[in-house]
Annotation:
Predicted 3D model of a 1649-nucleotide part of an RNA (large-subunit ribosomal RNA, half A) from Fluviicola sp. XM-24bin1. NCBI's taxonomy places the organism under Bacteria, Pseudomonadati, Bacteroidota, Flavobacteriales, Fluviicola. Its mean pLDDT, the model's own confidence on a scale to 100, is 81.
Context: one part of a larger RNA
RNA sequence: GGCACACGGGGGAUGCCUUGGCUCUCAGAGGCGAAGAAAGACGUGAUAAGCUGCGAUAAGGUUCGGGGAGGAGCAAAUAUCUUUUGAUCCGGACAUUUCUGAAUGGGGAAACCCGGCUGGUUGAAGACCAGUCAUCCGAAAGGAGGCAAACCCGCUGAACUGAAACAUCUAAGUAGGCGGAGGAAGAGAAAACAAUAGUGAUUUCCGUAGUAGCGGCGAGCGAAGUGGAAAUAGCCCAAACCGGUUUUGUUUCGGCAAAAUCGGGGUUGUAGGACUACGAUGUCCGUAAGCAAGUAUAGCAGAAUCCUCUGGAAAGUGGAGCGAUAUAGGUGAUAGCCCUGUAUGCGAAAUGCUUGUGAAGGUAGUAGUAUCCUGAGUAUGGCGGGACAUGUGAAAUCCUGUCUGAAUCUGCCAGAACCAUCUGGUAAGGCUAAAUACUCCUGAGAGACCGAUAGCGAACGAGUACUGUGAAGGAAAGGUGAAAAGAACCCUGAACAAGGGAGUGAAAAAGACCCUGAAACCGUGUGUCUACAAGCGGUCGAAGUCUUCGGACGACGGCGUGCCUUUUGCAUAAUGAUCCUACGAGUUACUCCUCAUUGGCAAGGUUAAGAUUUUAAGGAUCGAAUCCGAAGCGAAAGCGAGUCUGAAUAGGGCGACAUAGUCAGUGGGGGUAGACGCGAAACCUUGUGAUCUACCCAUGGCCAGGUUGAAGUUUUGGUAACACAAAAUGGAGGACCGAACCAGUACACGUUGAAAAGUGUUUGGAUGAGCUGUGGGUAGGGGUGAAAGGCCAAUCAAACUGGGAAAUAGCUCGUACUCCCCGAAAUGCAUUUAGGUGCAGCGUUGCGGUAGAGUUUUAUAGAGGUAGAGCUACUGAUAGGGCUAGGGGGCUUCACCGCCUACCAAACCCUGACAAACUCCGAAUGCUAUAAAAUAUACGCAGCAGUGAGGGCAUGGGUGCUAAGGUCCAUGUCCGAGAGGGAAAGAACCCAGACCAUCAGCUAAGGCCCCCAAAUGUAUGUUAAGUUGAUCAAACGUUGUGCGAUUGCAUAGACAGCUAGGAUGUUGGCUUGGAAGCAGCCAUUCAUUUAAAGAGUGCGUAACAGCUCACUAGUCGAGCGAUCGUGCGUGGAUAAUAAUCGGGCAUUAAACAUACUGCCGAAGCUAUGGCAUCGAAAGAUGGGUAGGGGAGCAUUCUAUGUGCGUUGAAUGUGAAGGGUGACCUUUGCUGGAGCGCAUAGAAAAGCAAAUGUAGGAAUAAGUAACGAUAAAGCAGGCGAGAAACCUGCUCACCAAUAGACUAAGGUUUCCUAGGCGACGCUAAUCGUCCUAGGGUUAGUCGGGACCUAACGCGAACCCGAGAGGGGUAGUGGAUGGAUAAUGGGUUAAUAUUCCCAUACUUGUAUUAACUGCGAUGGGGUGACGGAGUGAUGACCGAACCGCGUACUGACGGAAUAGUACGUUAAAGGGUGUAGAUAUUGGGACUGUAGGCAAAUCCGCAGACCUAGUCGAACCUGAUAGUACCACAAAGCUUCGGCUGCGUGGAUAGUGUUCCUAAACGCUUCCAAGAAAAACCUCUAAGCUUCAGGUUAAUACAACUCGUACCGCAAACCAACACAGGUAGUCAAGUAGAGAAUACUAAGGUGCUC
Repeated sequence: GGCACACGGGGGAUGCCUUGGCUCUCAGAGGCGAAGAAAGACGUGAUAAGCUGCGAUAAGGUUCGGGGAGGAGCAAAUAUCUUUUGAUCCGGACAUUUCUGAAUGGGGAAACCCGGCUGGUUGAAGACCAGUCAUCCGAAAGGAGGCAAACCCGCUGAACUGAAACAUCUAAGUAGGCGGAGGAAGAGAAAACAAUAGUGAUUUCCGUAGUAGCGGCGAGCGAAGUGGAAAUAGCCCAAACCGGUUUUGUUUCGGCAAAAUCGGGGUUGUAGGACUACGAUGUCCGUAAGCAAGUAUAGCAGAAUCCUCUGGAAAGUGGAGCGAUAUAGGUGAUAGCCCUGUAUGCGAAAUGCUUGUGAAGGUAGUAGUAUCCUGAGUAUGGCGGGACAUGUGAAAUCCUGUCUGAAUCUGCCAGAACCAUCUGGUAAGGCUAAAUACUCCUGAGAGACCGAUAGCGAACGAGUACUGUGAAGGAAAGGUGAAAAGAACCCUGAACAAGGGAGUGAAAAAGACCCUGAAACCGUGUGUCUACAAGCGGUCGAAGUCUUCGGACGACGGCGUGCCUUUUGCAUAAUGAUCCUACGAGUUACUCCUCAUUGGCAAGGUUAAGAUUUUAAGGAUCGAAUCCGAAGCGAAAGCGAGUCUGAAUAGGGCGACAUAGUCAGUGGGGGUAGACGCGAAACCUUGUGAUCUACCCAUGGCCAGGUUGAAGUUUUGGUAACACAAAAUGGAGGACCGAACCAGUACACGUUGAAAAGUGUUUGGAUGAGCUGUGGGUAGGGGUGAAAGGCCAAUCAAACUGGGAAAUAGCUCGUACUCCCCGAAAUGCAUUUAGGUGCAGCGUUGCGGUAGAGUUUUAUAGAGGUAGAGCUACUGAUAGGGCUAGGGGGCUUCACCGCCUACCAAACCCUGACAAACUCCGAAUGCUAUAAAAUAUACGCAGCAGUGAGGGCAUGGGUGCUAAGGUCCAUGUCCGAGAGGGAAAGAACCCAGACCAUCAGCUAAGGCCCCCAAAUGUAUGUUAAGUUGAUCAAACGUUGUGCGAUUGCAUAGACAGCUAGGAUGUUGGCUUGGAAGCAGCCAUUCAUUUAAAGAGUGCGUAACAGCUCACUAGUCGAGCGAUCGUGCGUGGAUAAUAAUCGGGCAUUAAACAUACUGCCGAAGCUAUGGCAUCGAAAGAUGGGUAGGGGAGCAUUCUAUGUGCGUUGAAUGUGAAGGGUGACCUUUGCUGGAGCGCAUAGAAAAGCAAAUGUAGGAAUAAGUAACGAUAAAGCAGGCGAGAAACCUGCUCACCAAUAGACUAAGGUUUCCUAGGCGACGCUAAUCGUCCUAGGGUUAGUCGGGACCUAACGCGAACCCGAGAGGGGUAGUGGAUGGAUAAUGGGUUAAUAUUCCCAUACUUGUAUUAACUGCGAUGGGGUGACGGAGUGAUGACCGAACCGCGUACUGACGGAAUAGUACGUUAAAGGGUGUAGAUAUUGGGACUGUAGGCAAAUCCGCAGACCUAGUCGAACCUGAUAGUACCACAAAGCUUCGGCUGCGUGGAUAGUGUUCCUAAACGCUUCCAAGAAAAACCUCUAAGCUUCAGGUUAAUACAACUCGUACCGCAAACCAACACAGGUAGUCAAGUAGAGAAUACUAAGGUGCUC
């Protein structure tokens, strides 16, 4: 370390439970709100954070009822109260009800700020209390506004999608937006339907009917009348006519007419009414108050039991009773008789509702028919649209944007263009219950609904925590026990942590992380095995060890490449899965279609809606409307067992003559719906976002320092005058260098970062088109963009959020228990089709019946033109030769005629030979037919499919290169979907088709030395190369060797070896410098001597020479050569980590060849036993993917029946047994209350995979890291514990900062005490952490009670379907204007706020003096840019000198020596210096047509007088007896020091030098640089004894919000105690131009391992 067992930890599955949900039924209610809603904020308790209740009368008040003993909510604690004088509690009515919110006095950033008027408190001011003050409609009374789930009406109105694309169309008048109403809404009493008959408002249901129709006549859309039901209900005006009133006109004053208004009358189509005549008083409807009854909102009564056993507990067991118009829940297990209830009966002071009764009120006739009335910019029509089922169509009907425009009852409209006849109706005014739709809500109930990953998102302080700027998104989380009896006490420990005892309890293995307590995962112990061994880890065999005898482990050996998906094909190195648990996918609806099956009835079958009843989501009985069938044919009229066609009594088509249907249940399949589950990118719609960023608007701020030196000007020179030049002056510039600031060039680092864009170094701009703060504007096909498709909240070629919505997905992935039977396809045709689909083919299941069709073999008879073959048999092609037209070339010639030709070549001849689209020929096989035999299919109909990617091999072909593991066909086969044996290993090659079992036998392919079962078999050869041994070798080469054939030489002596010769003409000739056999050329390569010897086979020389060979002789003594064929070898032979035939290895073999014998060898065959299917039996069959069919197991719930359980259910965890299997049974332990079985039924009904969802647990791994490398060390202290805390000393770091102030933002982080479980990247005694307590003090600081900018809102007004968009007056709105306080002291924590001192502002009252005061109007002022810059010289700082105090004075002494620190000072008041300013300021005056009226003011014009205005400094404040310094009582102490009564010090400098600010100055430039109020002044109305104003004094008054702390950061924005970001102010010393840089001060820090 593996396996097994035992015992634990961890975790929270499973079982059981349910307070909560879900879906409905029956009733009720269907609104609340200016009498202030819904929704909130803040409060409210003795203690009080949350929820609940309530509202300053605040877990409540008053009263009327109920009720009757405790009570002060959840909530358990303590304290204190209350209650029989009736509490708490329940119900009715009433009171109170802060602030926000329609929000309503004005404003506003909701819960806040600021007012007016009336009244009150106070003498006034100020402050406070009560009431009131919005807008719109309306004359007034009065009303409206806002909120709320669905239903309803109207206005507006998409897209995805479907049409396999898409545009008409569809989706759909849907989603969404907007307006409005009610408990319902809308519709509604015929200008209606219909059809020669009739009905009689509307609405809803059934049905008509998927019909008539509409429709790129595609996809789809889709009525109506009749019929059956529910419910029923009808009416009122306008007008004619009559009359009243008012006004007007007219008048002969009698009236008349008109208009307006009111009353009577009147309301319809067989027309009615007015009018005339007559007549009657009746019928019906109906509500307010009141009364009566009922009912709702509290309640009351309410039957019947005991004993025994077990047990912690009885309701269980056993026994004996009782009740029931009563059986639900609870109680220590299962209760009719214990409790609460239930059935049943009874009950209301108050309020509401219903019903009845009930004034008022409304309602009618007959006849006549001369006249009058009966709805006008209407009906109709044209054009353009829309609604109607109906898409413009032949298009009726309805609505209307526009243009037109009637009739008047002898009228008009409709009946699907239109016309006629006929019929129906009477428009252009209005009201109307019921039947119908829905459920935010209340009560009572129900469920073959869920049971904590389920059921609502939410069983629990859930729309909470948390995320986001926002719209919006949105969790997790239940269980001790019967009862807290919730563990006294002891021990360990620093401990209030944790644990161990003790105790409680039935149980603590129920201990609060608490029922049961699975798995992953992490351990401990025991048994066994294991350290030279090799692996998809199992399986088969098996020695040994242990044993409780059940079993556990198991060396060694044989065999053996996971699962799923997708594929022709996967161990694949193709997909998916870290592991475990739970969840997770063919469902449901439909009077749609079809098939099968079961049942009822049957030439018939059947009800739907609805009704009645009932034990009430159910059932029964009615209900025949409707539908299907019983008759068809035809386009139809129509006819009919026939009919149509046709001239036809013909023929033919379709029918009849064998008639079975229909309704219901169940199942298979289809259709419409999301339709098996998950998955887009997108499209549309309503909103939310410019705190990021882009641009713009308004108002503020910032830019150390250095350099250059434009224009202009001045002077000089110069010119006739200019020009021009020089020097000064001057200070321009999208100028230069360079910090802050902004940017981001290059490199490096970083890349699970310090950081979701940074750091280091470097770099660009840095007075400008600059950077930046605050407030605002622009919004999604839109913005903005110096333009990159950039940016618009870490998102951009169209943001984000919710919705349409489960969009669509011919695509990918996944799709869950068992057994049995059969079993494919990867082909054809078509396809905007090629990875999809339709039809056919092939599968399966059921039924059927026939002339036995199907398949195979044999025989016979046929058609045919392939293989082959052939071509003097065609067509075409074709090599050589011959012959020879024609042509080319050459010769000849002036030319012609000719000649030659190893040139090309027709035809012909000979020889040879080719063809898919050649055939004089021509098989085999296949095909057709007939016959026989064998076999058992074939066929038809109906249901359901899958397949339509194929692949290898062999053969025949096409293509390709007679390439491919290529591609396309054909025939066959196998794989696919096929296991087994062989081929080392291998989808398809060889053998062979697996129902199960067997420690039986025989074989196939292939094998038999060992691995490895079987022959080291037999016989004869071959190979020597490890060739070979089942592996790819070629051309070419080979005197390797075996065999065969042919041929030559040889005892007259061959072949080989050895000895000897190998000569002469001649150095042949030519050539050559030379060439002599041997560079080369030539040749009658000749001749001679010879046994033989080439004008020479090689080597060699410059050329010779030399050495050889051929040839010859001798010697030797028997075979020696050549050629051809063939077997086995050999060279040819090169690939990347040492090699290999599968390996070891093998040589008369274990190689190769031939022959033979035996054996091994498979899931084949046989044997024995068994199961299943088919079949009457005999018997046969049982590999299997897609797929079809059949039979079962398990889970949850229901019904009926029947059982089990505290003497122990379910669950969990072991063991044994049974079944082919899914699974079942028994039993031990756990557990502590429920659970089975049988038969039916109903399903949220079975998981290993979906980069599945949620939770838990591993692995990496005790690994990386611990967030700026500015740095620590020592001593002491507290403490259980100290690297980090505290104190001290030393060291180090920052210092234009890492210091100080302040805005935003945060919101208690501030201070003190206590604490250390978590947080802090380590520890912690510490903390920005936890607990408790404390802390923020203003007339003057900042905001409001003042003003206005951009911009927002917005009376009036304009525009718009609506929502809404603009917008004047006005109103809000700082980043700007206006505006009064300084110094010192003090706290643990606040101070311009408290205290001390000294000031100032406004108002009120009083007093005094003077007096034209008075505004929302006029005027002035307020009031403004950039850059540059002289002088003066403040503050600060430095230096020097002086002075004060203290110290040093080193061996000793001393100074006029040195060191350190200090030497300071506000607002206000006064003064007005230096300086600035001169077309300036002020004063008084005249005229005046302008300033919307007025003006004494301003402006304008004129004349006059004056010197002012601003302003640092300075004086005072000021004796600050303060700071500071020295001494120092006393106290404290961490022993270092600290606090400090008291005393003393000094006016110790109001010096000098350097540096430099302001005075809104001055200069200059062009781009020409806010508004309003405050303030001054003028008058108008008005008032002028008052009031008011000015000045002075005194007294009083002076509201509200902020104020702690952080604030370049550990407190803000970045998820963090994050190397990032964050506006403004102050700005020490030395060096330096400097805010660069370096080192230092004050001050702060050493960056939490």